[in-house]
Context: one part of a larger RNA
RNA sequence: UGACGGGCACCCGCACAAGCGGUGGAGCAUGCUGUUUAAUUCGAAGAUACGCGAAGAACCUUACCUAGACUUGACAUCCCCGGCAAAGACAUGGAAACAUGUUGGAGGUUACCCGGGAGACAGGUGGUGCAUGGUUGUCGUCAGCUCGUGUCGUGAGAUGUUCGGUUAAGUCCGCUAACGAGCGCAACCCUUAUCCUUAGUAGCCAGCACAUGAUGGUGGGCACUCUGAGGAGACUGCCAGGGAUAACCUGGAGGAAGGUGGGGAUGACGUCAAAUCAUCAUGCCCCUUAUGACUUGGGCUACACACGUGCUACAAUGGCGUAAACAAAGAGAAGCGAAGCCGCGAGGCCGAGCAAAUCUCAAAAAUAACGUCUCAGUUCGGAUUGUAGUCUGCAACUCGACUACAUGAAGCUGGAAUCGCUAGUAAUCGCGGAUCAGAAUGCCGCGGUGAAUACGUUCCCGGGUCUUGCACA
Numbered sequence: 001u002g003a004c005g006g007g008c009a010c011c012c013g014c015a016c017a018a019g020c021g022g023u024g025g026a027g028c029a030u031g032c033u034g035u036u037u038a039a040u041u042c043g044a045a046g047a048u049a050c051g052c053g054a055a056g057a058a059c060c061u062u063a064c065c066u067a068g069a070c071u072u073g074a075c076a077u078c079c080c081c082g083g084c085a086a087a088g089a090c091a092u093g094g095a096a097a098c099a100u101g102u103u104g105g106a107g108g109u110u111a112c113c114c115g116g117g118a119g120a121c122a123g124g125u126g127g128u129g130c131a132u133g134g135u136u137g138u139c140g141u142c143a144g145c146u147c148g149u150g151u152c153g154u155g156a157g158a159u160g161u162u163c164g165g166u167u168a169a170g171u172c173c174g175c176u177a178a179c180g181a182g183c184g185c186a187a188c189c190c191u192u193a194u195c196c197u198u199a200g201u202a203g204c205c206a207g208c209a210c211a212u213g214a215u216g217g218u219g220g221g222c223a224c225u226c227u228g229a230g231g232a233g234a235c236u237g238c239c240a241g242g243g244a245u246a247a248c249c250u251g252g253a254g255g256a257a258g259g260u261g262g263g264g265a266u267g268a269c270g271u272c273a274a275a276u277c278a279u280c281a282u283g284c285c286c287c288u289u290a291u292g293a294c295u296u297g298g299g300c301u302a303c304a305c306a307c308g309u310g311c312u313a314c315a316a317u318g319g320c321g322u323a324a325a326c327a328a329a330g331a332g333a334a335g336c337g338a339a340g341c342c343g344c345g346a347g348g349c350c351g352a353g354c355a356a357a358u359c360u361c362a363a364a365a366a367u368a369a370c371g372u373c374u375c376a377g378u379u380c381g382g383a384u385u386g387u388a389g390u391c392u393g394c395a396a397c398u399c400g401a402c403u404a405c406a407u408g409a410a411g412c413u414g415g416a417a418u419c420g421c422u423a424g425u426a427a428u429c430g431c432g433g434a435u436c437a438g439a440a441u442g443c444c445g446c447g448g449u450g451a452a453u454a455c456g457u458u459c460c461c462g463g464g465u466c467u468u469g470c471a472c473a
Stems, first nucleotide, its partner, number of pairs: 001473002004469002007467001009465005015457002019421005026312006034303002042053002064298002067295002070292001073121001077120002079117005088103006123287002126285003132281002134276003137272001139270001144183006150159003163174003189264004194232007203222003208219003235258001238252005314414001318373005324367001330361003335354002340349003380411001385406007427449007
């Protein structure tokens, strides 16, 4: 000087408290351990691994296993030789890769294509993340981390950065052997909340007219909504009180919005030899008729168990039925697919329109109205199983999703323990997208309905500042 303390003082955070809803019990989904296996590919491991890499394993992917076949190779450059054929198509054998044979005919030129040969080399998701780059997590969006000059100290170092106030903030003010500066904080960026100007189609329809069974359907208009471009607006600017005449704090006015308005992006010096050699790149080591490359089938989907994260429930604030209402944000051409017809349905047939403010996906659902059930393992719950089907796709046996009928398990609110959340939040309700042929209860977004509570900082956890002690460096 740091680190540490079941030392002190002060401060902060959904840290506790006050509340609301969960997890832990059940079934299922998913990930992981373990076990099993020919293989169950690999990585991730307290917080900071475990719906994580994987925004999607039937084949492919695929890295694993089995079997079959290749050796200058699936991929790259160079050399030599050959070719009017090469590619392609067909036949036979084969599980395929491939092997053998046949056929066919003019793109291009001494080869950009193919075959053969020789080696230099290719290749490696093989090892080392404790050799590395790059990228990332975490403390933590915490308020800190430093430097120049000066001064003090023999020196390591200190000072500045401490102190008194204040702040979300090393934010600002005052004092001060310090004076300044840098990286962080804040602001500048995006979005959202209000208004103005401008523009008016594919959007809108107040007033006018027309048409219709009905509809902005048509003429017309750009007022309104909206869209998108440019502006305005919020700055403690104004008032009162407090404060040290400061910084600032409390209250008020006006205002769509008030003291950082809400949300996002943005992550200092560093810590964990943290993670990643399997995104990629890369040193060294290793393999080179195999640790490379091709194909078939299997596996990654196993199952006594243990754990994490979720979904669905256990019901009446509910289940079921009937007929009504109101979104936002997105996606669409090998695509979205209307209307019509067929089917109980998943879906099928036909195919209008739309590269989309025009058309389509598209039905929003909770909600409200009416009816029924009447507290039961039930008209709750839907696992599991049987049969019959639909769709995607060469192909759904291992191993897809969905539909109909039948079946109707556990479960009556969950021990110790433990998690999230402070407002348009929690809770609850549906909608969309990426990946994607098909395959979400996951992920990323969108809107609808919409709470309770916070006395307070004694305690638990984490963090910041000053100070104190010293078994540590």

A computed fold for a 473-nucleotide part of an RNA from an uncultured bacterium, annotated as small-subunit ribosomal RNA, 3' major domain. RNAcentral holds the full RNA, with entries from ENA and SILVA. The coordinates come from a structure-prediction model, not an experiment, and the mean pLDDT is 83.